[in-house]
C1' cells in the first nucleotide's frame, strides 16, 4: 500500500404471491407475503440488498418438474438492467528500507 472478511453511523434501493373459508379466520414456500389510505398514485413498518452488485426488474401471460395452487422447484443466468459514501479491527498478496 491494501485483497477478502467483519463492526458502526448517516444515505438509498427493493419485493409483498398462491390456495381454502359466508365471515373470523387458517394453510404452503421464504429473511421478509403486515398495517394504513387512495381515483390512480402513496406513507409507515420489519426484512434483504448496496458494484466481486441474483436484494430486485426485464425477458415472462416463457420452458421443464412437483402441487389443491402459486416464481413451489430447476431452467433461463458466465444473458441484460439494478441502489454509496465515510470511520474502524483484521492482513492474503505486492513495493521499498535495512540487516545476515
Nucleotide at each position: 500500500u491494501g485483497u477478502a472478511u467483519u463492526c458502526c453511523a448517516a444515505g438509498g434501493g427493493g419485493g409483498u404471491g398462491c390456495c381454502c373459508g359466508a365471515a373470523c379466520g387458517g394453510g404452503c414456500u421464504g429473511a421478509g407475503a403486515g398495517g394504513c389510505g387512495u381515483u390512480g398514485u402513496g406513507c409507515c413498518a420489519a426484512c434483504c440488498c448496496c458494484a466481486a452488485g441474483a436484494a430486485c426488474c426485464u425477458g415472462a401471460u416463457c420452458c421443464g418438474g412437483a402441487u389443491c395452487a402459486u416464481g413451489c422447484c430447476g431452467g433461463c443466468g458466465g444473458a441484460g438492467g439494478g441502489a454509496u459514501u465515510g470511520g474502524g479491527a483484521u492482513g492474503a498478496g505486492c513495493g521499498u528500507u535495512u540487516c545476515u